[in-house]
Context: one part of a larger RNA
RNA sequence: UGACGGGGGCCCGCACAAGCGGAGGAACAUGUGGUUUAAUUCGAUGAUACGCGAGGAACCUUACCCGGGCUCGAACGGCAGAUGAACAAUCCAGAGAUGGAUUGGUCUUCGGACAUCUGUCGAGGUGCUGCAUGGUUGUCGUCAGCUCGUGCUGUGAAGUGUCGGCUUAAGUGCCAUAACGAGCGCAACCCUUGCCGUUAGUUGCCAUCAGGUGAUGCUGGGGACUCUAGCGGGACUGCCACCGCAAGGUGUGAGGAAGGGGGGGAUGACGUCAAAUCAGCACGGCCCUUACGUCCUGGGCUACACACGUACUACAAUGGCUGUUAACAAAGUGAACCAACACUGUGAGGUAGAGGAAAACACAAAAAACAGUCUCAGUUCGGAUUGUAGGCUGCAACUCGCCUACAUGAAGCCGGAAUUGCUAGUAAUCGCGGAUCAGCAUGCCGCGGUGAAUACGUUCCCGGGCCUUGCACA
Numbered sequence: 001u002g003a004c005g006g007g008g009g010c011c012c013g014c015a016c017a018a019g020c021g022g023a024g025g026a027a028c029a030u031g032u033g034g035u036u037u038a039a040u041u042c043g044a045u046g047a048u049a050c051g052c053g054a055g056g057a058a059c060c061u062u063a064c065c066c067g068g069g070c071u072c073g074a075a076c077g078g079c080a081g082a083u084g085a086a087c088a089a090u091c092c093a094g095a096g097a098u099g100g101a102u103u104g105g106u107c108u109u110c111g112g113a114c115a116u117c118u119g120u121c122g123a124g125g126u127g128c129u130g131c132a133u134g135g136u137u138g139u140c141g142u143c144a145g146c147u148c149g150u151g152c153u154g155u156g157a158a159g160u161g162u163c164g165g166c167u168u169a170a171g172u173g174c175c176a177u178a179a180c181g182a183g184c185g186c187a188a189c190c191c192u193u194g195c196c197g198u199u200a201g202u203u204g205c206c207a208u209c210a211g212g213u214g215a216u217g218c219u220g221g222g223g224a225c226u227c228u229a230g231c232g233g234g235a236c237u238g239c240c241a242c243c244g245c246a247a248g249g250u251g252u253g254a255g256g257a258a259g260g261g262g263g264g265g266a267u268g269a270c271g272u273c274a275a276a277u278c279a280g281c282a283c284g285g286c287c288c289u290u291a292c293g294u295c296c297u298g299g300g301c302u303a304c305a306c307a308c309g310u311a312c313u314a315c316a317a318u319g320g321c322u323g324u325u326a327a328c329a330a331a332g333u334g335a336a337c338c339a340a341c342a343c344u345g346u347g348a349g350g351u352a353g354a355g356g357a358a359a360a361c362a363c364a365a366a367a368a369a370c371a372g373u374c375u376c377a378g379u380u381c382g383g384a385u386u387g388u389a390g391g392c393u394g395c396a397a398c399u400c401g402c403c404u405a406c407a408u409g410a411a412g413c414c415g416g417a418a419u420u421g422c423u424a425g426u427a428a429u430c431g432c433g434g435a436u437c438a439g440c441a442u443g444c445c446g447c448g449g450u451g452a453a454u455a456c457g458u459u460c461c462c463g464g465g466c467c468u469u470g471c472a473c474a
Base pairs, nucleotide, nucleotide: 001474002473004470005469007468008467009466010465011464012463013462015458016457019422020421021420022419026313029310030309031308032307033306034304035303042053043052064299065298067296068295069294070293076122077121078120079119080118081117082116083115084114087104088103089102090101091100092099093098106113107112124288125287127286128285129284133282134281135277136276137275138273140271145184146183147182148181149180150179151160152159153158164175165174166173190265191264192263193262195233196232197231198230199229200228201227205222206221209220210219211218236259239253240251241250242249243248315415319374320373321372322371323370324369332363333362334361337356338355342351343350344349381412386407387406388405389404390403391402392401428450429449430448431447432446433445434444
């Protein structure tokens, strides 16, 4: 000087408390461990691994295993030589890769181009080392800290500044001061949302005028309104009152759409964990080179006495079921695509196809509301599992896809110890979209609808910041 303390003081955070909902018990989904296996590819492992890399394993992917092939090689570049092909179609063998046969089949300015073959120099490796590395990332932590120049103090390590008082979300400011300044952080500048003005009105809108329909901004028209999307304004403790030297704080104050950081996002200082990643990529070293490279069929990554994490669905009446009401969104997506209307099927779906490269057409809401029924039951709860019959995608659903109908109707009656999220348009609950994607979503990333309870307080648990003290540590 740091680190540490079951030392002290001050302060903060869904850290506790006050509340609401979960998870831990059940079934299923998914990841992990373990076990098994020819293989169950590899990585991630307290917080900071475990619906994580993977934003989608039937083949492919695929890195693993069995078997069958190739060795200038599956892809690419240079040089030399040879050939006229490459390629397409058909047939044969084969699990396929591949091999064989037949037919068709180049241009030229004669230098060559293009392609194949042979030789050669480079190849190739998801092989090892993240403890050789770059880059990127997690975490402490969006915590308020981390430093420097000059000066001063100290023999020196170093200190001071950065301490103290008040204040703040903040090393944010004010005052004081052997310090005076400065940098990286904080804040602001950026995006979005909430209010207003203005500009512009198509694909959006419809108040006024006119026309028209079974009905509809449907049509003429209009820019008022909503909205769209560009530019501005607006909030600054600016005003008032009180407290305070000031910074600032308080107020059921005024005005205002918004009030003291308005809400949300992006943004992550010096550093810590030899943290993670050589399997995104790059790269040093080491290793393989008729194989640790590469092509292909099939299998595996989907196994299953078990253990754990994360989700989903429930155990019901604030509910289930049936029907009615053209119920009511936002944000997105759409051409090998989205598909209305119509017909058809109990249904998944099928036929057909208007319109739409989209403010134009389509995908396209649910909870809610209203009416009826069920009456506390393992039930009209719950839907696992299984059987049968179908649908869709795809070369192909056996291992191993999703969906539908009928039948079957398991566990489960609110969950031990212990544990988790959340402070407002939040929790809870309801559906919708997107990426990936032929197909496959209870996951992920977004979107809106309905919409709470509670916070006395900081003694305690956890994590963190500042000052101080002690010291077995460096």

This is a predicted structure of a 474-nucleotide part of an RNA (small-subunit ribosomal RNA, 3' major domain) from an uncultured bacterium.
Its Rfam family is "Bacterial small subunit ribosomal RNA". Rfam links the family to the GO terms structural constituent of ribosome and ribosome.